Bacterial RNase P class A from Clostridium cavendishii DSM 21758, 347 nucleotides, folded computationally.
Its Rfam family is "Bacterial RNase P class A". It is annotated as a ribozyme.
Lineage of the source: Bacteria > Bacillota > Clostridia > Clostridiaceae > Clostridium cavendishii.
The coordinates come from a structure-prediction model, not an experiment, and the mean pLDDT is 76.
RNAcentral holds the sequence, with entries from ENA and Rfam.
RNA sequence: CGAGUAAGUCAGACAAUCGCUGCUAGAUUUGUUUCUAGGAGAGGAAAGUCCGGGCAUUGCAGGGCAGGGUGCUGGGUAACUCCCAGUCAAGGUGACUUGAAGGAAAGUGCAACAGAGAUAUACCGCCUAGAUUUAUCUAGGUAAGGGUGGAAAGGUGAGGUAAGAGCUCACCAGCGCAUUGGUGACUUUGCGGCUAUGUAAACCCCACUUGAUGCAAGACCGAAUAGAGAGGCAUAUGGGGCUGCCCGUCCCGCCUCCGGGUGUGUCGCUUGAGCUUAGUUGGUAACACUAGGCCUAGAUAGAUGAUUGUCAAAUACAGAACCCGGCUUAUAGAUUUGUCUCGUGCA
Numbered sequence: 001c002g003a004g005u006a007a008g009u010c011a012g013a014c015a016a017u018c019g020c021u022g023c024u025a026g027a028u029u030u031g032u033u034u035c036u037a038g039g040a041g042a043g044g045a046a047a048g049u050c051c052g053g054g055c056a057u058u059g060c061a062g063g064g065c066a067g068g069g070u071g072c073u074g075g076g077u078a079a080c081u082c083c084c085a086g087u088c089a090a091g092g093u094g095a096c097u098u099g100a101a102g103g104a105a106a107g108u109g110c111a112a113c114a115g116a117g118a119u120a121u122a123c124c125g126c127c128u129a130g131a132u133u134u135a136u137c138u139a140g141g142u143a144a145g146g147g148u149g150g151a152a153a154g155g156u157g158a159g160g161u162a163a164g165a166g167c168u169c170a171c172c173a174g175c176g177c178a179u180u181g182g183u184g185a186c187u188u189u190g191c192g193g194c195u196a197u198g199u200a201a202a203c204c205c206c207a208c209u210u211g212a213u214g215c216a217a218g219a220c221c222g223a224a225u226a227g228a229g230a231g232g233c234a235u236a237u238g239g240g241g242c243u244g245c246c247c248g249u250c251c252c253g254c255c256u257c258c259g260g261g262u263g264u265g266u267c268g269c270u271u272g273a274g275c276u277u278a279g280u281u282g283g284u285a286a287c288a289c290u291a292g293g294c295c296u297a298g299a300u301a302g303a304u305g306a307u308u309g310u311c312a313a314a315u316a317c318a319g320a321a322c323c324c325g326g327c328u329u330a331u332a333g334a335u336u337u338g339u340c341u342c343g344u345g346c347a
Stems, first nucleotide, its partner, number of pairs: 001343004005338006012311007020041002023038005043317001047328002050326005055214004062247004067210005072086005087101001088099004102205002107203002109199003123146002125142007154172006173195001175192004181186001218267003221263001227258001229257005238252005274294006281288002
């Protein structure tokens, strides 16, 4: 210097004029009506609705099953399928990235076609013996070579054999036993016999975990009346709630349709598992603790726009609706950092 890789930042800023919404203070008004002043006013993803919760209701009251979820180990967190650190596997020269990462010896299922044979066989071939007018047949042995296939009785090499084969040996993989280190996943070393596959993102088994419904949840206040309404189940051996089912427990009726009335009221609604700074605090880290600072939209047919000037990359994706922690997806341009990796050149 170039190419990578990991972690980020900004997403227009400042000033002025007018306009919109809400808050605070003052005045005013029948009335948050109107006026003045001050402060505040969409995002890194607000998107997806994929996870996890906070919160609310389900009266007291649960227990079990089904169903669902997660799936290497340890830690963090309110919790999680998230984050951090590690182990193993795969990819990459590497920094690093990815992982639907428990169990096939509990059982069941599937593995098409090809092929002799896919929880087992001998098609071609090789060797031995015999027959035999020389090219075939019969018997026995074999699974090294060839063929089919994604996969064929672990792999490579050597010895040995009639020809071969873990038959024997060496080095590996797998399995079993012991052993080193580690909280653990796992790992180090040694010995052993020689080893009939894969699939659980198939059913299943194992471990842990799990009510349901959701801010259109729910609470409060005020106000109003149309039911001679219709139909169904049943009347305690019943009906209904908790609850998809059972046990248990509680209540005494329950369900459907037609029609009518009351406000489009107030709260919930934004001070939070909040943001930020520091650390002779702890921790590898995620994070926790301590001490300061800050208050940052709360609309409800739904608010933030226009003009000018300066800086200048100013543009992409794109607009809160109870709130928060994550993940995923979309994204133009500018820019920062590294005891990081590779390549090239110089000293």